[in-house]
Context: one part of a larger RNA
RNA sequence: UUGGGUUUAAAGGGUGCGUAGGCUGGGAAUUAAGUCAGUGGUGAAAGUUUGCGGCUCAACCGUAAAAUUGCCGUUGAUACUGGUUCUCUUGAGUACAUUUGAGGCAGGCGGAAUGUGGUGUGUAGCGGUGAAAUGCAUAGAUAUACCACAGAACACCGAUUGCGAAGGCAGCUUGCUAAGAUGUGACUGACGCUGAAGCACGAAAGCAUGGGGAUCAAACAGGAUUAGAUACCCUGGUAGUCCAUGCUGUAAACGAUGAUCACUAGCUGUUUGCGAUAUAUAGUAAGCGGCACAGGGAAACCACUAAGUGAUCCACCCGGGGAGUACGUUGGCGACAACGAAACUC
Numbered sequence: 001u002u003g004g005g006u007u008u009a010a011a012g013g014g015u016g017c018g019u020a021g022g023c024u025g026g027g028a029a030u031u032a033a034g035u036c037a038g039u040g041g042u043g044a045a046a047g048u049u050u051g052c053g054g055c056u057c058a059a060c061c062g063u064a065a066a067a068u069u070g071c072c073g074u075u076g077a078u079a080c081u082g083g084u085u086c087u088c089u090u091g092a093g094u095a096c097a098u099u100u101g102a103g104g105c106a107g108g109c110g111g112a113a114u115g116u117g118g119u120g121u122g123u124a125g126c127g128g129u130g131a132a133a134u135g136c137a138u139a140g141a142u143a144u145a146c147c148a149c150a151g152a153a154c155a156c157c158g159a160u161u162g163c164g165a166a167g168g169c170a171g172c173u174u175g176c177u178a179a180g181a182u183g184u185g186a187c188u189g190a191c192g193c194u195g196a197a198g199c200a201c202g203a204a205a206g207c208a209u210g211g212g213g214a215u216c217a218a219a220c221a222g223g224a225u226u227a228g229a230u231a232c233c234c235u236g237g238u239a240g241u242c243c244a245u246g247c248u249g250u251a252a253a254c255g256a257u258g259a260u261c262a263c264u265a266g267c268u269g270u271u272u273g274c275g276a277u278a279u280a281u282a283g284u285a286a287g288c289g290g291c292a293c294a295g296g297g298a299a300a301c302c303a304c305u306a307a308g309u310g311a312u313c314c315a316c317c318c319g320g321g322g323a324g325u326a327c328g329u330u331g332g333c334g335a336c337a338a339c340g341a342a343a344c345u346c
Stems, first nucleotide, its partner, number of pairs: 003318004007300002012314001014201004021194003025088007033081002035077008048066007091191001092188003095184006103177007110154001114150008125136002162169002206247006216240001220236004258313006266291009276281002295302002319346003328339004
């Protein structure tokens, strides 16, 4: 490279937007670039293949034909692809109406708990564990009542619930803002899909500067345990955890399952809407779950939310180790990240 693959064996990019490119709905006309057919030129010779012939045969040689699957011109064909023009509405979008939600950003407010401080009551223990000890406490702790302050997180509701592209999002409320769904079928008329580069977003930890610091808690200290115990358990405790701004750009960033479109039995639960009958039902659209047929799969299992049947585009894989290493380049304050081998070995 071909081919076969990518839930779990190697393999789906963390996610989106989007440039080039690739692919792309129905009808009509036109063109004839691709495509197809005829024909002309060219496609050196040798070689190759076939026929015939010459050396006694063969190798070898001669001769004729074929082949040279290509390129150029020309004459036609017009189904498909392409170009141009006209047109349609079901794809896509817009409008109007209704509606949904922890979607995002900023501000304000609230109660419980925790810790600390103050005052009172009160007295000898408290705390902790498997058991203890370190620790705290007569300078009055723990407990209890009231007051005050601080920071962080929002019990119940809460749910195979909901929203978001993913990361993620949960007290209440206000403002700003994004999105989806449904209904109407009014408008545009293929405006679409995917997407190398590129750009943006991207948990936690970490970094920079400045704040903040209640809780928890790497490091660290002490007490235990143990043969040892640089651990598990306990008492403390600093970075950090929180905020603002900037950087980092990675995760089992997982559904370990790329995006979009079409098709392929049903049953059942649930969320949001719609219009019916009329009060608990069936229908319909978009989600979120559980079963299960066909089909698929090595099996586990998947099964209209496909891992089934097809189509388009992108990404990725090619025995294990060496190795996500070395070298180099780019990015970064750094930590590191991205791209990413080979020798050798089994």